[in-house]
RNA sequence: AAAGCUGGCCGGGCAGUCGCUGUAUGGCUUUUGUCGUGCAGAGGAAAGUCCGGGCUCCGCAGAGCAGGAUGCCGGCUAACAGCCGGACGCCGUGAGGCGAUGGAAAGUGCAGCAGAGAGUAGACCGCCAGCGGCCUGUGCAAGCAGGUGCGGGCAAGGGUGAAACGGCGAGGUAAGAGCUCACCGCGUGCGUGGCAACACGAACGGCACGGCAAACCCCAUCCGGAGCAAGACCAAAUAGGGGGGCAAUAGCGCGGCUCGCGCUGCUCCUGGGUAGGUCGCUCGAGCCCGCAGGUAACUGCCGGCCCAGAUGAAUGACUGCCGCAGAGGCCGAAAGGCUUUCUGACAGAACCCGGCUUACAGGCCAGCUUUCUUC
Numbered sequence: 001a002a003a004g005c006u007g008g009c010c011g012g013g014c015a016g017u018c019g020c021u022g023u024a025u026g027g028c029u030u031u032u033g034u035c036g037u038g039c040a041g042a043g044g045a046a047a048g049u050c051c052g053g054g055c056u057c058c059g060c061a062g063a064g065c066a067g068g069a070u071g072c073c074g075g076c077u078a079a080c081a082g083c084c085g086g087a088c089g090c091c092g093u094g095a096g097g098c099g100a101u102g103g104a105a106a107g108u109g110c111a112g113c114a115g116a117g118a119g120u121a122g123a124c125c126g127c128c129a130g131c132g133g134c135c136u137g138u139g140c141a142a143g144c145a146g147g148u149g150c151g152g153g154c155a156a157g158g159g160u161g162a163a164a165c166g167g168c169g170a171g172g173u174a175a176g177a178g179c180u181c182a183c184c185g186c187g188u189g190c191g192u193g194g195c196a197a198c199a200c201g202a203a204c205g206g207c208a209c210g211g212c213a214a215a216c217c218c219c220a221u222c223c224g225g226a227g228c229a230a231g232a233c234c235a236a237a238u239a240g241g242g243g244g245g246c247a248a249u250a251g252c253g254c255g256g257c258u259c260g261c262g263c264u265g266c267u268c269c270u271g272g273g274u275a276g277g278u279c280g281c282u283c284g285a286g287c288c289c290g291c292a293g294g295u296a297a298c299u300g301c302c303g304g305c306c307c308a309g310a311u312g313a314a315u316g317a318c319u320g321c322c323g324c325a326g327a328g329g330c331c332g333a334a335a336g337g338c339u340u341u342c343u344g345a346c347a348g349a350a351c352c353c354g355g356c357u358u359a360c361a362g363g364c365c366a367g368c369u370u371u372c373u374u375c
Stems, first nucleotide, its partner, number of pairs: 001371010012322007020041009043346001047357002050355005055227004067223005072086005087101001088099004102218002107216002109212002124158002126154003131151002133148006166184002169181003185207001186205003190201004231279004241270006250264005286305003290301004324344004328339004
């Protein structure tokens, strides 16, 4: 210098005018309000509403079943499907990246096409004359020699496939084969290191046990339900409910009569719900600085700070100046310079918090890797 990897940060600034929401304060107003003044007023994702928790109400003796989630190990945390550290596997020259990564000797199941054969499988091409047969030669014969792959033996090599019942080399053999041996792999128990996942070592076993569990399933751990339209309080108008008193002893009902009771009238008291309003509501697993512990996630302590609370739902519109980046134009041999032009992302709180995921114009910083060049 070029090409990359990882992590973090920012996401225009200042001012003016007119508005909006909240709050403090002052004036006016019976009140609702209204007029001043001061202060505060969206994000890194406020988003998707995916996961976890707080909070609220309901339910609940305990345990189990069903259902769901998670799934290498250790740690962090209020909790998690999150984060940190480690192990293993794969990818990359590398910095690094990716991985739901428990169990396939509990059982059931699945594997298209191709292929001889797809799970105690299999012989298409191929290899083989040791064995049975056949042919030829020889011999009186027994036999011997040669041939033949019909029977038979084999699975080394070729071929199919994502995958072919250990790999590779040597011995061995008619040809072959864990048939035998060395190394590797695998399995079993042991030793050493590590909290563990796991790693390493030597021994034994001749290989038996293929793959898929984001197929059913098994094992382990966790999970009650609904959500701020949760929930609580105040409370009209109108209609109706409950209770007391009064009047009339009038009417109606209790299938006829009497008593009694109920309803209809006036009046007083009163519970609930609706409209509307208030609380919940933002001081919180809070933010900032420093110190300490820890590899880290994170935790503890000292000090400082208060940082939106709307509810048809505020946080906006316009203008001026400046800055950054890109495009266009002009100047210049180039480096570069100028510019009264244009463009500048994703997106907007709605009970709160911790995460994850997704979107994003443009810019900045730090650490590291590889290659090349110069000293």